[in-house]
Model confidence (mean pLDDT): 82 of 100. Predicted 3D model of a 527-nucleotide part of an RNA (small-subunit ribosomal RNA, 5' domain) from a metagenome. Rfam family: Bacterial small subunit ribosomal RNA.
Context: one part of a larger RNA
RNA sequence: GAACGAACACUGGCGGCGUGCUUAAUACAUGCAAGUCGAACGGGAACGUGUCCUUCGGGGCACUAGUACAGUGGCGAACGGGUGAGUAACGCGUAAGUAAUCUACCUUUUAGUUGGGGAUAACCCUGCCAACCCGGGGCUAAUACCGAAUAGCAUUUUUUCUUCGCAUGGAGAAAAGAUAAAAGAGGCUUGUCUCGCUGGAAGAUGAACUUGCGUCCUAUUAGCUUGUUGGUGAGGUAACGGCUCACCAAGGCGAUGAUAGGUAGCCGGCCUGAGAGGGUGAUCGGCCACAUUGGGACUGAGAUACGGCCCAGACUCCUACGGGAGGCAGCAGUAGGGAAUUUUGCGCAAUGGACGAAAGUCUGACGCAGCAACGCCGCGUGAGUGAUGAAGGUCCUCGGACUGUAAAGCUCUGUCAGGAGGGAAGAAACUGUCCGGUAACACCGGGCACUGACGGUACCUCCAGAGGAAGCUCCGGCUAACUCCGUGCCAGCAGCCGCGGUAAUACGGGGGGAGCUAGUGUUGUUC
Numbered sequence: 001g002a003a004c005g006a007a008c009a010c011u012g013g014c015g016g017c018g019u020g021c022u023u024a025a026u027a028c029a030u031g032c033a034a035g036u037c038g039a040a041c042g043g044g045a046a047c048g049u050g051u052c053c054u055u056c057g058g059g060g061c062a063c064u065a066g067u068a069c070a071g072u073g074g075c076g077a078a079c080g081g082g083u084g085a086g087u088a089a090c091g092c093g094u095a096a097g098u099a100a101u102c103u104a105c106c107u108u109u110u111a112g113u114u115g116g117g118g119a120u121a122a123c124c125c126u127g128c129c130a131a132c133c134c135g136g137g138g139c140u141a142a143u144a145c146c147g148a149a150u151a152g153c154a155u156u157u158u159u160u161c162u163u164c165g166c167a168u169g170g171a172g173a174a175a176a177g178a179u180a181a182a183a184g185a186g187g188c189u190u191g192u193c194u195c196g197c198u199g200g201a202a203g204a205u206g207a208a209c210u211u212g213c214g215u216c217c218u219a220u221u222a223g224c225u226u227g228u229u230g231g232u233g234a235g236g237u238a239a240c241g242g243c244u245c246a247c248c249a250a251g252g253c254g255a256u257g258a259u260a261g262g263u264a265g266c267c268g269g270c271c272u273g274a275g276a277g278g279g280u281g282a283u284c285g286g287c288c289a290c291a292u293u294g295g296g297a298c299u300g301a302g303a304u305a306c307g308g309c310c311c312a313g314a315c316u317c318c319u320a321c322g323g324g325a326g327g328c329a330g331c332a333g334u335a336g337g338g339a340a341u342u343u344u345g346c347g348c349a350a351u352g353g354a355c356g357a358a359a360g361u362c363u364g365a366c367g368c369a370g371c372a373a374c375g376c377c378g379c380g381u382g383a384g385u386g387a388u389g390a391a392g393g394u395c396c397u398c399g400g401a402c403u404g405u406a407a408a409g410c411u412c413u414g415u416c417a418g419g420a421g422g423g424a425a426g427a428a429a430c431u432g433u434c435c436g437g438u439a440a441c442a443c444c445g446g447g448c449a450c451u452g453a454c455g456g457u458a459c460c461u462c463c464a465g466a467g468g469a470a471g472c473u474c475c476g477g478c479u480a481a482c483u484c485c486g487u488g489c490c491a492g493c494a495g496c497c498g499c500g501g502u503a504a505u506a507c508g509g510g511g512g513g514a515g516c517u518a519g520u521g522u523u524g525u526u527c
Base pairs, nucleotide, nucleotide: 001527002526003525004524006523007522008521009520010519013379014378015377016376017375018374019372020371021337026335027334028333030332031331032330035075036074037073040072041071043069048063049062050061051060052059053058082290083289084288091215092214093213094212095211096210097209098208101207102206106203107202108201109200110199111198112197113196114148116146117145123138124137125136126135127134154179155178156177157176158175159174160173161172162171163170164169184195185194186193187192188191216262217261218260223253224252225251228250229249230248231247232246233245234244235243265287266286267285268284269280270279271278272277292313293312294311295310296309315326316325317324318323343369345368346367347366351365352363353362354361355360382412383411384410385409392403393402394401395400416468418463419462420461421460422459426454431449432448433447434446435445436444437443471516472515473514474513475512476497477496478495482511483510484509485508486507492499493498
């Protein structure tokens, strides 16, 4: 000098764009953050209103409404969002490999979607319980579940052939045997269309595994290792593999630093620097790991699953003492810690996501608003003129000098803020309707209609009026900027050198000056 997720002190007008618990991965009240589909399926209210009957207590029927509601089933919940504890590792980065692999939804393509069965929740009856739950009996549906048929393709066994390579081997063809499918729903013009479902092939996407190289400090850590290193066989996995197991051998790593200990998420980047390098890993993006602590599997295409399950521990809460409930490192918010870090806001209008044929529903992702000079950038706090160089103040050699065109005065302007009026773009899609193309209501194109949280915001016009808007640090040298008074090694200053003991440009105040400016200084950290 530059920089910062900064903090503190003094000061503080406006706007735009960003950023905002670096500490306790501490504990959490409350609300919300993952649902959706009735065009898969079976049930199915009430309040209220109308009407009728009535023994005046009430009851029936219709609408409410096939709505609310819960249930079966499907898809999603593995994304999105948070944090950096752990991890020195194929974790990350980079470059390769898989002839050792999987991949729901999506795209293309191919062949099918036949015919049956038995249950079960919801519901009704009932038991038990403080609660959470749990049990028994009866009825019922499906795109839920289970047999059967069909099997070109697929998987697998055996045999044969062709061809290729990269060591194990790969690709293709033929024959025989074995195994495995399916589900319907909706529309209308009633024989077709749409959406689904099943088996395969290919793609895309995502994931898994392996390898070369790189990746902090300590030798005051020198030896480490028994599933350890390798082999055979088996099991297991999507898949290779001591991944696991039985047996066999005795290996494997290490001063080119094994092992141990400490520290740490890694990277694109960011800061600095002429560069080389050094430091760093907030925001944004990629990867990894974690979700109260530890362990475990289930479901599933995908998890060993933040707002799922089970077990154990700590903690908190409820309890009828028998037993139960919970997990903000999601968004707000609270307590605590701390020098220190925001609203228990609005909206799904846009973008994106889940579900749905769609309308749409959900979405603390996201879009916005609020708070904070925390940062960067922009603007303003007026402009011109104005000497009798006014008054005041300070200094003085008492002549004057400085403050100083500064003020006042005069002439103007109208940014920002204030008031009034107008007032967006972001929104064209979906959908509805009309038209055209068409066999078609599929699909495509065009016209119209509908939809804005921000927000009556941005922006524009008008009104009034210089009115509402300047501070902070420094002035001995380094280092731009000097005098007076007070103090008297005191009080104090100080980044270094150093000032202060009676003439202090260095302390404190006044005047004047210098620098930066809605900021200015100090502290901390990095280069």